Source information:
A computed fold for a 109-nucleotide RNA from Sediminibacillus terrae, annotated as SAM riboswitch aptamer (S box leader). The coordinates come from a structure-prediction model, not an experiment, and the mean pLDDT is 86. Lineage of the source: Bacteria > Bacillati > Bacillota > Caryophanales > Sediminibacillus.
Formats: sequence, C1' cells, structure tokens
RNA sequence: CUCUUAUCCAGAGAGGCUGAGGGACUGGCCCGAUGAAGCCCGGCAACCUUCAAGUCGAAUUGACUUGAAAGGUGCUAAUUCCUGCAGGAGAGAUCCUGACAGAUAAGAG
Repeated sequence: CUCUUAUCCAGAGAGGCUGAGGGACUGGCCCGAUGAAGCCCGGCAACCUUCAAGUCGAAUUGACUUGAAAGGUGCUAAUUCCUGCAGGAGAGAUCCUGACAGAUAAGAG
C1' cells in the first nucleotide's frame, strides 16, 4: 500500500511544555492567544488479549454467552460536525434510507 470482516447518534482534563493553526479531501459551517497542531501526564472505551463462570459438543481442541481486568492498539469540540453519489417523503424549508469516501481494530497478501 491492497484485500476481507466488524464498528463509527455513547464516553473522556479549568493539568504541564510549547506556541499558529486545526476540523482527511470538496463545498459549507465551525474551533483557535480565554492558546490550534504536536509532545508529556491524566482520562474514556473495550477491537485484540488475559482470566472466571456458563451453554453446545462424545471430546482434547473448538464455537457461543455473560462478567472482570486493562497487556497491544485506539480515542479524548460539534453524529465520522454537515455534505459530496443514488433513492424516497414533502408545496417548500427540510427530513429519511442506502452506497461511496474516511477512521479504528483484527486477519490476509
């Protein structure tokens, strides 16, 4: 980098360093010297992982359910901030659904 599967309407700091940008991209709309991004600390969550109990199974293995922990990741403004394509509802404003794209995890190449 590509592919597969799952998830994305919940949650998370008046901390330290440092200093101008950031929210992937488009168009919007926002955030930012009352301090952006980054780093450290803290926190959230529970995908992988570990442990315990249970169910299925003849059975080691295994599959599944529930609970606990927090080692590997991840995340910590706004639904993935909204939107871009297609369809539907509506007089309209607008709303709904599904893709695409993106993010993360696990696996494969």